[in-house]
């Protein structure tokens, strides 16, 4: 000192959370010792038992005991002193209770000092004796007696009251003095003394008063009748309404009275850099209380914790008549609670009471005990020790870690155990609870002693296994859905350590209430505007005062605490001593700059007068024209109106249209503007009347009169409300017509309130510049409006300058950025208002206002970790601009209809193996499923295995060949024959056995590599340096042209570069040269191979920046990339593939299978749906015949196979040639010529089916191809929709190849032959590129998101009522007690008076049927309101309406 968390990323705002410290703590796990502290924070709840205040015989009478007879001791009672201290607690109290500083109308026992005194008498009474009452507690009568008890008299240093005189005086009184009156005492003794009385002083204590300080709520705003003051009296120690009578009507309050809530206050403690915040345990000062309430007595002192009286509640005793009690003293107990100790020892020390003293008493105190509750200290061993042991964990299987750690060796003894000695604490004798304690010495032996939490980031510290959105974790962010460093365990590591974590609370971090030290245009936040009260602030000069201010000094600020230094416990904690400090208050002296006060003056702030000026400023009245509508009349005839398109509506009873006349209401075109005026709302035809403000110029006047402004008052759009008018148009509601899935809307036809006027309410708006007012200062440029001046002119305009106002741009500066920028959001000062996370909520309750609607004021519970501002990059838009593409258009031919082929879905099945699913799956993987393939199914078999490696053992036999039985085969069982090489060790090799293991087309393409598809052969994608920006990022890559192209040129804070484009590569088109087998042919050409040339906008002209380029032309085989191919940037789709291959991990299994082998079946099924194709529907045709009509490119040895012969053909036989420019496949077909058919289900079409053959192959049944004969289905050009193609292309025609025994090939890949039509163009559809714009999207529009309804749950408010509490009021009753009065002073009367009762209210809290809203939840339902022009721009105020979001009217804002 900061950190995490909003976003794809960024900056800001802003909340939440964490790291630190503290505690009278509690809980979990663990626990060796000592010292010093500390320990019912909760029920001021109830208490058993014991103790906590007595003492004095030197005050007194008496009783008892002992006695050496001298006396000694003990005790109930009278008397004295103490018991008002000490100890406890914090209920009450918001107060002169406390703290600080002053004061006086006062009092004081014991103590100290000073002065004086202590004389003489008397009456009682307890104890005791006796008689009673009572259960007890207790109590009554009679009798005796003492005193330091009580009473009377004397004296009076004195003192008190009244009084005389003198002096002083702050005028209150003081000192001295005269006279009169009142007023005192107690004795004891050991003879030292102690006690007693009066008066004064001191010390100390107590009472009272004053100023200041002292929590929260204004949703507590008015309170008060002894109240405020006076006079008199009473009362008190004393002042005083303290009390009473009378008089007056005051007193307090926004600087917070009164009321409510909470709370003992302080020194201090704790946190903090400080300012300050929170707290008030222990210790100390002070107050209050003592079961609850009231009261007095005694006394120096009490209204009295262990005294008294009364009342009440509770507990106990009782003979039922009556009595007793008060732990908030020390221990202890019950209850409560998360939680807090021993019914201990001693008066040895310190202190207190009594006493002359010895002494007695002392749960004060000193000590010990219990509790890791806190702080501090010590220890749990030290050194050496590597084979880096074992075990455990991990592993890439090599090893690594635990780890010098252990074991082992050497050593030490703090601690522990045992034994011995043994304090100080007591100043002079005696006296030590603690305590046989601290401490010292000796002996023994590593012996008696380590845990807790964490390890994803914040935050130091990581691996394995288990689990699989489960179990669980979590302070915040968040982990967990099969590879979890986040859960649980293990190992390891980190941190602290006799403790460690958790929980709770407080401060800090938080500048997150901001005095120090924040903000308000858009993030939360400027009142809608103005006037003005209190208050705050305020121009220049001079004098005085000294309140604020500053300096110095004095007193106080208790001690303890804090800080510094020293000292004492072995150190420390702790303690002792000294110093500093305690920022405060009071007093004294001084200063006079500033603020203030006061006196006087000034004029620049402010205001007034004079002269001019502009204006939709306001109110009232009058007048005007255009438009609209209605009525009447004329002309005129069938439509009109409305919309995207329609319909409802109006119209033959004459509309619409048109002309004329008349009526009515509302609003004022042009001028008109970024213009003007007003405080704001707002204000617009013209004229008149009245009236407010503003500006300019110059001189004069007043002389700070000013600024702001809490409360308060006035004004205040639209809507709305009340009363009365008015109503042309428009138009919420409403009705109808459309649209739609619906349409309570958008559109249309009507239309009521309303809109208008007068008067009265309402008081709100996106009432906005989202920007309070005032003053001063700080670059400019331009424009407009209203004045003035200068210069100039005959007069003007133009020009220069100045004041005020309204705007646009912009410097410095400011700002998170956007932006603001002399009209500040800059720099400063003054005053006011407002803000403090989002939601709940501008809501509830309460109050004020209102006729109502509602307005103003204004919370909490609960809930979330965000909500938000500005800007950035993308993506998207039913936003915009530009450009491209067989994208559309223009054309040609198809698909979709039929039959068949093939693939897919579905269905079926034992199995119909698997994958691929918009584009980017579907004649795709598969360039060949009868067996094999084959992965699927049924059945039969094998188990180290069909193939591989290692080790060990056995075999010493080879391997192999072969036979028989069984079987569908695989396999199983049983035999026979042969007998390898060698270094002779045994090895190689083989077989068997065993152990490791193999094997898997099993899962995961969402763990992967590689490969591929698609956008897309689209023109894009990036980098370095520089520059701009706080930053994400931008620039470059945008712009103007151009191109097929980010192609090139120009410009430009960019300059360069890379991957893409292009080129380089292959084929093809022209020519030349060289070579030439097998081609072709004999001049030559063609063909093949190789090399070379050629094309580059090179030339000319137009356009263009005279650049890039483009258009036209020449030449040329070819012209602007000549044509075609290969070549696919950064990336997107968790796209596809684990079944091509490779591969992580998981799973299954090894005599039993998801492995391997075999036979048969299936992948070929078939109601149906889809895709891709073939053949057709015919005459541009079919069939027959002829012309050896004319190609290119391929393939061939387990091959191609000629010729010849046989067969009608498929084919067969035989066999030449060819390892191929040589031979073969191999006949090209459309074409051309001739003939026939003549528009029909045909001489079209060929499906289907029957029969007979051929070929391949162990094998054509499921399930092959081919030939011949026969059969001859649908189909007559195909709905909606949709596909391909821009030239040697489409279309048509045939040919070849791969795979392959054969073939389901109509597929795929190639080859040539014939050979078109059309493109105006870019409005529209689709896709893409660039720029721009909006955004609440970023999983990126298949996005986001709103409200009702339904379900669950939570908190709060309302609620008929009901229960309880608090404080008060009125009245009744009236204890003890005090005061007053009276008398027959035992008593009675009166006043006050607690508890209790009655009554009506106030406030607070609990429960509450029910109804309404709010938050949260997940998978629901209905719609689609908002974000893009969100598909009707959105939002604000208001009113009506509607399932709901919402819609509509009216005015306003632009966000």
């Nucleotide at each position: 000192a900061g950190a995490g968390u909003u976003u794809g990323a960024u900056c800001c705002u802003g909340g939440c959370u964490c790291a630190g410290g503290a505690c009278g703590a509690a809980c979990g796990c663990u626990g060796g010792c000592g010292g010093c502290g500390u320990g019912u924070u909760u029920u001021a709840g109830g208490c058993a038992u014991g103790c906590a205040a007595g003492u004095c015989g030197a005050a007194c009478g008496g009783u008892c005991u002992c006695u050496u007879c001298g006396g000694a001791g003990a005790c109930a009672g009278u008397g004295g002193c103490a018991a008002a201290c000490g100890g406890g607690u914090g209920a009450g109290u918001a107060a002169c209770a406390a703290g600080u500083u002053g004061g006086u109308a006062u009092c004081c026992a014991a103590c100290u000092c000073u002065a004086a005194g202590c004389u003489u008498g008397g009456c009682a009474u307890a104890a005791c004796u006796u008689c009673g009452c009572g259960a007890a507690a207790g109590u009554g009568g009679a009798g005796c007696u003492a005193a330091u008890u009580c009473c009377a008299a004397a004296u009076g240093u004195g003192u008190c009251c009244a009084u005389u005189u003198a002096c002083c005086u702050u005028c209150g009184g003081g000192u001295a003095u005269u006279u009169g009156g009142g007023u005192a005492a107690a004795g004891a003794u050991u003879c030292a003394u102690c006690a007693c009385u009066u008066a004064g002083a001191g010390a100390g204590g107590a009472g009272c008063c004053u100023a200041c300080u002292c929590c929260c709520c204004a949703u507590c705003a008015g309170c008060u009748u002894g109240u405020u003051g006076g006079u008199a009296a009473g009362g008190u120690a004393a002042u005083g309404g303290c009390u009473u009578a009378c008089c007056a009507a005051g007193g307090c309050u926004a600087u917070g009275a009164c009321g409510g809530g909470u709370a003992g206050c302080u020194g201090g403690u704790u946190u903090g850099a400080g300012a300050a915040g929170a707290c008030g345990a222990c210790c100390a000062g002070u107050c209050a209380c003592a079961c609850u309430g009231g009261g007095a007595c005694u006394g120096a002192g009490a209204c009295a914790c262990u005294g008294c009286c009364c009342a009440g509640a509770c507990u106990c005793c009782u003979a039922c008549g009556g009595g007793a009690g008060g732990c908030u003293g020390c221990a202890g107990u019950c209850a409560a609670g998360a939680a807090u100790c021993u019914u201990c020892c001693u008066c040895a020390a310190u202190g207190g009471g009594c006493g002359a003293a010895a002494g007695c008493c002392u749960g004060a105190a000193g000590g010990a005990g219990c509790g890791a509750c806190g702080c501090c200290g010590c220890g749990u061993g030290a050194c050496c020790g590597a084979u880096g042991a074992a075990g455990c964990u991990c592993u890439u299987c090599g090893g690594a870690g635990u780890g010098u750690a252990a074991a082992g060796g050497u050593c030490u003894u703090u601690u522990c155990u045992g034994a011995g000695g043994g304090a100080a604490g007591a100043a002079a004798c005696a006296c030590g609870a603690c305590g046989g304690u601290a401490c010292c010495u000796c002996a023994g032996g590593a012996a008696u002693a380590a845990g807790c939490a964490a390890c994803g980031g914040c935050u130091a510290a990581c691996c394995u296994c288990g689990u699989g959105c489960c179990a669980g974790c979590a302070g915040c962010c968040g982990c967990g859905g099969u590879a979890a460093u986040a859960c649980g365990a293990g190992g390891g590591u980190u941190g602290c350590a006799a403790g460690c974590g958790u929980u709770g609370u407080c401060c800090g971090g938080a500048a997150u209430u901001a005095u120090u030290g924040g903000g308000c245009g858009u993030a939360a936040a400027g009142c809608g505007u103005c006037u003005g009260u209190a208050g705050g602030u305020g121009u220049c000069c001079u004098g005085u005062c000294a309140a604020g201010u500053u300096u110095u000094c004095u007193g106080u600020a208790a001690a303890a605490u804090u800080c510094c230094a020293a000292u004492g416990c072995u150190c420390a904690a702790c303690a002792u001593u000294g110093g500093a400090g305690c920022u405060g208050c009071a007093g004294a002296a001084a200063a006079a700059a500033c603020u203030g006060a006061u006196a006087g003056g000034a004029u620049c702030g402010a205001g007034g007068a004079a002269g001019g000026g502009a204006g939709a400023g306001g109110u009232a009245g009058a007048u005007g024209g255009a438009a609209c509508u209605c009525a009447c009349g004329g002309u005129g005839u069938a439509g009109u109106a409305g919309u995207g398109a329609a319909a409802u509506g109006c119209g033959u009873u004459a509309a619409u249209a048109u002309c004329g006349u008349g009526g009515g209401g509302a609003a004022c075109a042009c001028c008109a503007a970024u213009a003007g005026c007003g405080a704001a709302g707002g204000c617009u035809a013209u004229c008149u009347a009245c009236u407010g403000g503003c500006c300019c110029u110059u001189u004069c006047c007043u002389g700070a009169c000013a600024c702001u402004g809490a409360g308060a008052g006035a004004c205040g759009a639209a809507a709305g409300c009340g009363u009365g008018g008015g109503u042309a148009g428009c138009g919420a509601a409403u009705g109808g017509g459309a649209u739609u899935a619906g349409a309570u809307a958008c559109c249309c036809c009507a239309g009521u309130a309303g809109u208008c006027c007068a008067c009265g309410c309402c008081g709100u708006a996106a009432a906005c510049g989202a920007u309070g007012g005032a003053u001063a200062c700080u670059a400019g440029a331009c424009a407009c409006a209203a004045g003035g001046a200068g210069a100039g002119u005959c007069g003007a305009c133009c020009c220069u300058u100045u004041u005020u106002g309204u705007g646009u741009c912009g410097u410095a500066g400011c700002u998170a950025a956007c932006g603001c920028g002399u009209u500040a959001a800059g720099u400063a000062u003054c005053c006011c208002g407002c803000c403090u996370g989002g939601g709940g909520a501008g809501u509830a309750c309460g109050g004020u206002c209102g006729c109502a609607a509602g307005a103003c004021u204004a919370a909490a519970a609960c809930u979330c970790a965000a909500a938000g501002g500005a800007a950035u990059u993308g993506a998207c838009g039913g936003g915009g601009a530009c450009c491209c593409g067989c994208a559309c258009a223009a054309g040609c031919g198809g698909u979709g209809g039929a039959g068949c082929a093939u693939g897919u879905g579905g269905u079926u099945u034992a199995a119909u193996u698997c994958g691929a699913c918009a584009g980017u799956a579907a004649g795709c993987g598969a360039a060949g499923a009868a067996c094999c393939u084959u992965a699927c199914c049924a059945g039969g078999g094998c188990u180290u295995g069909a193939a591989a490696c290692u080790u060990a053992g056995c075999u010493g036999c080879a391997a192999g060949c072969u036979u028989u039985u069984u079987g569908a085969a695989a396999g199983a069982a049983a035999g026979g024959c042969u007998g390898c090489c060698u270094u002779c060790g045994a090895g190689g090799g083989u077989g068997c056995u065993a152990a490791g293991c193999a094997g898997g087309u099993g899962g995961u393409g969402c763990a992967u590599g590689g490969c591929u598809g698609u956008c897309g052969u689209c023109a894009g994608c990036u980098c370095g340096u520089g520059c701009c920006g706080u930053g994400a990022g931008g620039u470059g890559u945008u712009c103007g042209g151009u191109u097929a192209a980010g192609u090139c040129c120009g410009g430009a804070a960019a300059c360069g570069a890379g991957c893409g484009c292009a080129a380089c590569c292959c084929c093809u088109g022209u020519u030349g040269u060289a070579u030439g087998u097998u081609a072709a042919a004999u001049u030559u050409u063609c063909c093949a191979u190789a090399c070379a040339a050629g094309a580059c906008u090179g030339c000319c002209g137009g356009c263009a920046u005279a650049u890039a380029g483009u258009c036209g032309g020449a030449g040329g085989a070819a012209g602007g990339c000549g044509g075609g191919g290969a070549u696919g940037a950064c990336g997107u789709c968790a796209a596809g593939u684990c079944c091509g291959c490779a591969u992580g991990u998981c799973c299954c299994u090894c005599u039993g299978a998801c492995g391997c082998c075999c036979u048969g079946g299936g992948c070929g099924a078939c109601a149906c749906a889809c895709g891709u194709g073939c053949u057709a529907c015919a005459a541009u045709g079919g069939c027959c015949a002829g012309u050896a009509a004319c190609a290119a490119a391929g393939g061939g040895a387990a091959g191609c196979g000629a010729c010849a012969c046989c067969g009608a053909a498929a084919g067969g036989u035989u066999a030449a040639g060819c390892c191929a420019a040589u031979c073969c496949c191999a006949g090209a077909a459309a074409a051309c010529u001739g003939g026939u058919c003549u528009c029909a289900g045909u001489u079209c079409g060929g499906a289907u089916u029957g029969a007979g053959g051929g070929c391949u192959g162990a094998a054509a049944c499921u399930c092959g191809c081919c030939c011949u004969c026969a059969u001859g289905a649908a189909g007559u050009u195909g709905g909606a929709a949709u596909c391909g193609c821009u030239a040697g292309u489409a279309a048509a025609c045939g040919u070849g190849g791969g795979u392959c025994a054969g073939c389901c090939a109509u597929a795929c890949c190639a080859c040539g032959u014939u050979g078109a039509a059309u493109a105006c163009g870019u409005u529209c559809u689709c896709g893409g590129g660039u720029c721009u714009u909006g955004u609440a999207c970023a999983c990126a529009c298949c996005g986001c998101c709103c409200g009702u309804c339904a379900c669950g749950u939570c908190a709060a408010g309302a609620g008929a009522g009901u229960u309880g509490g608090c404080a008060a009021u009125a009245c009744c009753c009236g204890a003890a007690u005090u005061c007053c009065g009276a008398u027959u002073u035992a008593u009675c009367g009166g006043a006050a008076g607690a508890c209790g009762g009655u009554a009506g209210g106030g406030c607070c809290a609990g429960c509450g049927a029910u109804a309404g809203g709010g938050g949260c939840g997940a998978a629901g339902u209905c719609g689609u309101a908002a974000c893009a022009a969100g598909g009707c721009a959105u939002c604000c105020g208001u009113a009506g309406c509607g399932g709901a979001a919402g819609c509509u009217g009216u005015g306003g804002a632009u966000g």
This is a predicted structure of a 1455-nucleotide RNA (small-subunit ribosomal RNA) from a marine sediment metagenome. Rfam family: Bacterial small subunit ribosomal RNA. The prediction has a mean pLDDT of 85. RNAcentral holds the sequence, with entries from SILVA.